Context: one part of a larger RNA
RNA sequence: CGUUGGUCGCUUGAGGGGAAGAUGCGGCUAGUACGAGAGGAACGCUGUGUCGCUGCCUCUAGUUUACCGGUUGUCCGGUAGGGCACUGCCGGGCAGCCACGCAGUAAGGGAUAACCGCUGAAAGCAUCUAAGUGGGAAACCCGCCCCGAGACUAAGCGACCAUUCCGCUCAAAGCGGACGAAGGCUCCUGUAGAACACAGGGUUGAUGGAACGGGGGUGUAAGCGCCAAGGCUUCGGCCGAGGCGUUCAGCCCGCCGUCACCAAUCGCCUGAGGUG
Numbered sequence: 001c002g003u004u005g006g007u008c009g010c011u012u013g014a015g016g017g018g019a020a021g022a023u024g025c026g027g028c029u030a031g032u033a034c035g036a037g038a039g040g041a042a043c044g045c046u047g048u049g050u051c052g053c054u055g056c057c058u059c060u061a062g063u064u065u066a067c068c069g070g071u072u073g074u075c076c077g078g079u080a081g082g083g084c085a086c087u088g089c090c091g092g093g094c095a096g097c098c099a100c101g102c103a104g105u106a107a108g109g110g111a112u113a114a115c116c117g118c119u120g121a122a123a124g125c126a127u128c129u130a131a132g133u134g135g136g137a138a139a140c141c142c143g144c145c146c147c148g149a150g151a152c153u154a155a156g157c158g159a160c161c162a163u164u165c166c167g168c169u170c171a172a173a174g175c176g177g178a179c180g181a182a183g184g185c186u187c188c189u190g191u192a193g194a195a196c197a198c199a200g201g202g203u204u205g206a207u208g209g210a211a212c213g214g215g216g217g218u219g220u221a222a223g224c225g226c227c228a229a230g231g232c233u234u235c236g237g238c239c240g241a242g243g244c245g246u247u248c249a250g251c252c253c254g255c256c257g258u259c260a261c262c263a264a265u266c267g268c269c270u271g272a273g274g275u276g
Stems, first nucleotide, its partner, number of pairs: 001150001005161007015147004021051008034039001052105005060099001062097002067092005072085005094254001108142003115135004164178005179273001182270004187201004207263003211258004215253004223246005230239003
């Protein structure tokens, strides 16, 4: 820009795309068919692997320089708490991302090819064919996943706003303004993301943060109390690693909620008004 007024939502599915998969072993079939015997199938059904492709994160595993803990050296005078040393090193670890994990990659249907048939005349017979009719392939059309109305025959359904008003103009056309569904800008964001887009929210609000609660990670904080190997002592006591209790603590969280405390303030722009 078009789709012949504008806008929003939900669909249809013409058409297009897709790994549409590949392969091994076992069981039943069956010690059957076959074969003198020795031996020894298949169709079909079923179980279980490997490889490839796609998706996902419940489990398992990895990562997790968010986080928690332990610990060495050194520095901040000591404690507490920290800095640096590859994240200092080590032990764990949610979400997320992932494979070594999980799931799918299946069944089925339709119409057919060659071909095999049924009934059956022309042609008293015969004949799958001439009328009629059944079966039949990894091919074709569906079925599964994705895109998809610019599918120009530009679709359908539903809802909303309009079919105007005012001014200039003799009138029409035109111009300016008003109304106006809706959209955009702007702002707060994330499930989305290179930008854009998409999705959610903007006080008539739980969108993000803070706080609180739940859940989760780590593993029992600091302070205080008690105990304590050992060391020192002026013999009065003092120091004391460490242990126990307070304490399933403390610290922390990209999760789930509650709650307007903080920030989404105030606003601006576009926009049909056509046919009959």
The part of an RNA shown here (large-subunit ribosomal RNA, domain VI) has 276 nucleotides and comes from Candidatus Methanosuratincola subterraneus.
The source organism's lineage runs through Archaea, Thermoproteati, Candidatus Methanomethylicales, Candidatus Methanomethylicaceae and Candidatus Methanosuratincola (ex Vanwonterghem et al. 2016).
The coordinates come from a structure-prediction model, not an experiment, and the mean pLDDT is 82.